This is a predicted structure of a 1612-nucleotide RNA (small-subunit ribosomal RNA) from an uncultured bacterium.
RNA sequence: GAGUUUGAUCCUGGCUCAGGACGAACGCUGGCGGCAUGCCUAAUACAUGCAAGUCGAACGCGACUGAGAAGUGAGAAAUGGGAAGUUUGCAGGAAUUUCAAUGUUCACUGAAAUUCCUAGAAUUGCAGCGAACCCUGAAAUUCCGGAAGUGGGAGGAAGUGCGCUUUCGUUCUCACAUCUAACUUCUCACCUCUCACUUCUCAGUUGAGUGGCGGACGGGUGAGUAACGCGUGGGCAACCUGCCCCAAAGCUCGGGAUAACACUCCGAAAGGCGUGCUAAUACCGGAUGUAGUUGCGGUGCUGCAUGGCACGGCAAAAAAAGGAGAAAUCCACUUUGGGAUGGGCCCGCGUCUGAUUAGCUGGUUGGUGGGGUGACGGCCUACCAAGGCGACGAUCAGUAGCCGACCUGAGAGGGUGAUCGGCCACACUGGGACUGAGACACGGCCCAGACUCCUACGGGAGGCAGCAGUGGGGAAUUUUGGACAAUGGGCGCAAGCCUGAUCCAGCAACGCCGCGUGCAGGACGAAGGCCUUCGGGUUGUAAACUGCUUUUGUACGGAGCGAAACGGUCUGGGUUAAUACCCUGGGCUAAUGACGGUACCGUAAGAAUAAGCACCGGCUAACUACGUGCCAGCAGCCGCGGUAAUACGUAGGGUGCGAGCGUUAAUCGGAAUUACUGGGCGUAAAGCGUGCGCAGGCGGUUUUGUAAGACAGGCGUGAAAUCCCCGGGCUCAACCUGGGAAUGGCGCUUGUGACUGCAAAGCUGGAGUGCGGCAGAGGGGGAUGGAAUUCCGCGUGUAGCAGUGAAAUGCGUAGAUAUGCGGAGGAACACCGAUGGCGAAGGCAAUCCCCUGGGCCUGCACUGACGCUCAUGCACGAAAGCGUGGGGAGCAAACAGGAUUAGAUACCCUGGUAGUCCACGCCCUAAACGAUGUCAACUGGUUGUUGGUCCUUAGCUGGAUCAGUAACGAAGCUAACGCGUGAAGUUGACCGCCUGGGGAGUACGGCCGCAAGGUUGAAACUCAAAGGAAUUGACGGGGACCCGCACAAGCGGUGGAUGAUGUGGUUUAAUUCGAUGCAACGCGAAAAACCUUACCCACCUUUGACAUGGCAGGAAGGCUUCAGAGAUGAGGCUGUGCUCGAAAGAGAACCUGCACACAGGUGCUGCAUGGCUGUCGUCAGCUCGUGUCGUGAGAUGUUGGGUUAAGUCCCGCAACGAGCGCAACCCUUGCCAUUAGUUGCUACGAAAGGGCACUCUAAUGGGACUGCCGGUGACAAGCCGGAGGAAGGUGGGGAUGACGUCAAGUCCUCAUGGCCCUUAUAGGUGGGGCUACACACGUCAUACAAUGGCCGGUACAAAGGGCAGCCAACCCGCGAGGGGGAGCCAAUCCCAUAAAGCCGGUCGUAGUCCGGAUCGCAGUCUGCAACUCGACUGCGUGAAGUCGGAAUCGCUAGUAAUCGUGGAUCAGCAUGUCACGGUGAAUACGUUCCCGGGUCUUGUACACACCGCCCGUCACACCAUGGGGGCGGGUCUCGCCAGAAGUAGUUAGCCUAACCGCAAGGAGGGCGAUUACCACGGCGGGGUUCGUGACUGGGGUGAAGUCGUAACAAGG
Repeated sequence: GAGUUUGAUCCUGGCUCAGGACGAACGCUGGCGGCAUGCCUAAUACAUGCAAGUCGAACGCGACUGAGAAGUGAGAAAUGGGAAGUUUGCAGGAAUUUCAAUGUUCACUGAAAUUCCUAGAAUUGCAGCGAACCCUGAAAUUCCGGAAGUGGGAGGAAGUGCGCUUUCGUUCUCACAUCUAACUUCUCACCUCUCACUUCUCAGUUGAGUGGCGGACGGGUGAGUAACGCGUGGGCAACCUGCCCCAAAGCUCGGGAUAACACUCCGAAAGGCGUGCUAAUACCGGAUGUAGUUGCGGUGCUGCAUGGCACGGCAAAAAAAGGAGAAAUCCACUUUGGGAUGGGCCCGCGUCUGAUUAGCUGGUUGGUGGGGUGACGGCCUACCAAGGCGACGAUCAGUAGCCGACCUGAGAGGGUGAUCGGCCACACUGGGACUGAGACACGGCCCAGACUCCUACGGGAGGCAGCAGUGGGGAAUUUUGGACAAUGGGCGCAAGCCUGAUCCAGCAACGCCGCGUGCAGGACGAAGGCCUUCGGGUUGUAAACUGCUUUUGUACGGAGCGAAACGGUCUGGGUUAAUACCCUGGGCUAAUGACGGUACCGUAAGAAUAAGCACCGGCUAACUACGUGCCAGCAGCCGCGGUAAUACGUAGGGUGCGAGCGUUAAUCGGAAUUACUGGGCGUAAAGCGUGCGCAGGCGGUUUUGUAAGACAGGCGUGAAAUCCCCGGGCUCAACCUGGGAAUGGCGCUUGUGACUGCAAAGCUGGAGUGCGGCAGAGGGGGAUGGAAUUCCGCGUGUAGCAGUGAAAUGCGUAGAUAUGCGGAGGAACACCGAUGGCGAAGGCAAUCCCCUGGGCCUGCACUGACGCUCAUGCACGAAAGCGUGGGGAGCAAACAGGAUUAGAUACCCUGGUAGUCCACGCCCUAAACGAUGUCAACUGGUUGUUGGUCCUUAGCUGGAUCAGUAACGAAGCUAACGCGUGAAGUUGACCGCCUGGGGAGUACGGCCGCAAGGUUGAAACUCAAAGGAAUUGACGGGGACCCGCACAAGCGGUGGAUGAUGUGGUUUAAUUCGAUGCAACGCGAAAAACCUUACCCACCUUUGACAUGGCAGGAAGGCUUCAGAGAUGAGGCUGUGCUCGAAAGAGAACCUGCACACAGGUGCUGCAUGGCUGUCGUCAGCUCGUGUCGUGAGAUGUUGGGUUAAGUCCCGCAACGAGCGCAACCCUUGCCAUUAGUUGCUACGAAAGGGCACUCUAAUGGGACUGCCGGUGACAAGCCGGAGGAAGGUGGGGAUGACGUCAAGUCCUCAUGGCCCUUAUAGGUGGGGCUACACACGUCAUACAAUGGCCGGUACAAAGGGCAGCCAACCCGCGAGGGGGAGCCAAUCCCAUAAAGCCGGUCGUAGUCCGGAUCGCAGUCUGCAACUCGACUGCGUGAAGUCGGAAUCGCUAGUAAUCGUGGAUCAGCAUGUCACGGUGAAUACGUUCCCGGGUCUUGUACACACCGCCCGUCACACCAUGGGGGCGGGUCUCGCCAGAAGUAGUUAGCCUAACCGCAAGGAGGGCGAUUACCACGGCGGGGUUCGUGACUGGGGUGAAGUCGUAACAAGG
């Protein structure tokens, strides 16, 4: 920084992610190199090998080898030595010549092959021959080279004092020195050699032993340890220090043993006894004594101090070792002083968690004497005293090696303590000492224990937390490698030996760093894959292909630093008497490499040898298809998956990183989410209920001193490595390396004196005291009073009282209630009374008296910082509750009864006990709240009110100020709400508290309490939220206002009967499908006998009943026979058309056949959709732009005051405007006018005709607008009344349906995505079904009759329809109807008589002259066909029904009711539906209530929005946890027993070389015994902790369980 609480918002707050890092592990994958790293677990057990030896220049002995000497014996061989002379010139290099061998190139010849092409050419290799050249070897020749010197003489030159000096010495000569090879000559020895044995000497190697040094270093591990263990800084006047360095002194004379070895013996072994011999640098005695130690004196110097140092005197004890060498000399040894190094001890400061560990301590704290140690010290001991530590955290418990550093972070911090370095501790577990300079000792010893091994069973051996390695544990960590070449260590004079330290190699992507897996070109783009809107897109310049390069790898060849020291030698310097030694430079020089023939370099071939992993919903870069269908699965958080999944799985594509990539664990960051830097506490978590107050923290003002804090300078330290900066070296980097900087600290020292502290002296402003006033339900005690309730007594009086929503229980004729009088008793104090007063809070209220605390105001005087806050502590602390004793009127938990209710352990009612009251003692908690700690300072105001003081006013008043108490509000603060001089503003001091929700204020433990309980106060587990404030909606059995046939007032119905029709249900082969509260149910269907038809049965067809395209044939068509239920099948006859063209022929439409693309589907999904429709609702609403307000969601506008049918209009207003709706414009109807009249009308006419006034028709206009008058209203909008008018306030009716809601309805009108079927879910035919029938519901029809039925007569409509039609007159039939044929494509003809009505008659209240269902018979019509299953007619039959329970519907005027008429559909079929007219009412006080709707407001824990949300018990499953009779383990502690090894003490027994002694013996020593201490072990008690446990308690989480409905709205 992001995601996540919400419909949205702001905040609080948790959870999660992106980054870094790792001794890691796991999954998939894996080319190379460099540098690092590699048992984090079982401090578990260990086979095997190695890891500490060395010195012969300390010593004796053994073995072997060599040399020498001597001797004996045996054997073999003929050479060897010396001298002289002559010649030559080594190694190496170069050149020339010759020879040999090999190779390359060229020329020629021969035969062959191939190609081009033709009679030749080119190429290739083979064979032969020749020439040239290169390389190697041999021989010969030549040259160079080694090869040059030293000394003397002769001699020359120069100088000169002529003696000599200097120089040359090339010319001559002598001597010395130096080699190689060959040859020749002479001479000497018989010498010589080999083997075996014996003795001696020397040298070397080696074995064990004595002795010295080293095994205390190096290497490992982190168990223990919370400690002077570590870090840092100091101290030792309280100490030691082998080897090393410097300095001083010395190194003398003797002695006795002992291992080894030999012999005897025991034992399985390990090992051991005894006897005998021997050496030393082993051991012992004497001497000497510079110095040192101790004792006793002295002098000087010095320190903060116990004291220290130096000098000097006397006395005592006390040292030594030799080895090597020819020698010089060197190495050892002894004593002493000093140094260096290393160690020991002490101290200051720092160093984890827990107070649910608060007290701990007996050698404990100190002193004196003694002991002990290298050294101080209760380190140990005897005695004495009673101390010591602790809230600044003792003691106890848990955890842990500490640090330099490492990781992270801006830093401060947080986490870690692998590799490297420093310190500590440990070495199977526990104890112990010995030796030694150093150990209580990793590869030493003794004892005890556990374990393992050997054993002859008697007894022995061992310790990988060294390097490898093994088992085991574990998610997990390597080779039983090479070398001492380098660095270092031990021993040694040295050579050297040893060295699993170390240096290297091996294994492991475990980490960091580097390199590669190719580069360039290459298509408007191959194939394949994937997607597709079928056009294409993408993979993709990617590939192929062409050219190029060669890192890495492979092969071959060459080839490095690390190795130059120590050593030898020459030569300087220092040191020194010294050319010794030693130190330090320089020259020359021998030898030495595990790694490793590795790094590196070169050559060759060849793209050749080399890419994966994770992810792709958001956070977070990257998208499509298929499969799956809340399944399988994913998931870090939010979350995805229930048939169109960018979230699962696969594929294609993409993104990221790359020899790696992901995941997991743990850690820091982000997290300001423990806040020192850097947070908070009114409502989100959080102010203790309140005060007093010790410690602690903080503290007014002036002066002086001091210098602890503070500040400044200097010095020391802060190891190296690491980090950082600048350089250098590996090709770069990682890595290595030089220098610098840094290392917040600590110590010492010098200075300053502002501030804090400390000390001293003052001051008065903070604080307090006194004097003077004031108010008050402040507290405690006592006394008194009236009203009321109840009870008791007496009277009056009579039938009820009381109680409730309504009742009942209860009281009352035994006299209640009511009423009068009197009495008793307890409790509380009306009015005053008030956002009034007092108190720290809780709290305090009649009146009076006594005692007492605090506050406020005013002025003066006094004290002189005496103050503020406050952990622990102490005190107070409502109500309820507890204990003891009183009291008890009213009220009243529990309890009882009555009601209510589905239940009612409640609400309501009648009773009623604790309690409430008093005294004393406990309890100690509350929404103990202002949800706001106390104190102090500062910062605009206004208005009330309480208590003072002051000024003012004649007075009423007005004003100022201090202390309280309320309301509103500036700035400011706040997430907002809100707070706002009484702060939640701006600051300071101190205390308390918070850190996600739940679990839980629970468990355990402690403390308090008589108990109830209080206080302190967790964890496991679980969730991704829980929460605050505000916003918009929705909702409320919240409020206000308004409307509607919503109620009310009326009229007529439904619900009862019969029938019709639709639905449910049932049935069926099928009863096709859809519609389901209002808003499905006479609905889709404005017509199911076949058809329709989608359903069922049977029989058939398969490019199809229908569309487009290809090929072939044929016009199409018509008539007809047979089979079949038909579809269909098999035939016969007929027919030749249209366009172009001269014809042949071609084409269009149609038909048939064939094959393939395809057709077809009333199959699924209305929850994938379009379109259309219903509904809220013809309700008055729904929004936008700009502006303004708000952090924001949003608000404003649209709210308010009026008004309207209306968001209709007016006024006001931080709003101003606008849009969709309302209204109007449209149709119809009502009045009039004008125009036009045929089929209409008609005053004329018999008719034809005339006319167009009227009716009517149909076109155009007019008319109505609150326009006029009055009243009212706000001078508005409007409302009320009136006039005129055919009509009056939208005149009546219709069409018209805002934003949206219901995943409302429809895939079966149509269209359409996806899925499904394709000889079938498609198509055809016949028959059946949709018409079934115990039943239930909806909508209707007809009735139940007299306002009626029937019969006869008679009058008046409107609007429609008609050619496959309407059908007149007339005739037949009782009738349905039949015949008939005129008229009419319609203001002309027809359907077509309207009916109720009116007039007259009859019936007389009945199941009827009502009602007509049902059934029988006979018919008519339509139609291919009326059986299932049509309508109608006639005659007969004559069911239920006598006005309909609960409930419920419609309607406000030409309406309801009632009467008939017509149309669509239609062959036929209407009680349905849509239209038409006739006759024609009643009622509306009104808005309390029911239903629906609108506006404003309020509450909300709702937002899928109350059909919401949500609580608890019970039942089931799982999880963690408390209690629990006990059981088991660890650890600590107390008491007792016991006592190995060892040390110390004692010692009467035994043994005894060195010294003393003539001897006896002694001194000393050893063994044994014993005492003290003590490990293991044993017994008992206690504390603490862990595990487990029948049973049990609550908690959490789970699918849709059960019971209720506690909370959220006034939640009833």

RNAcentral holds the sequence, with entries from ENA.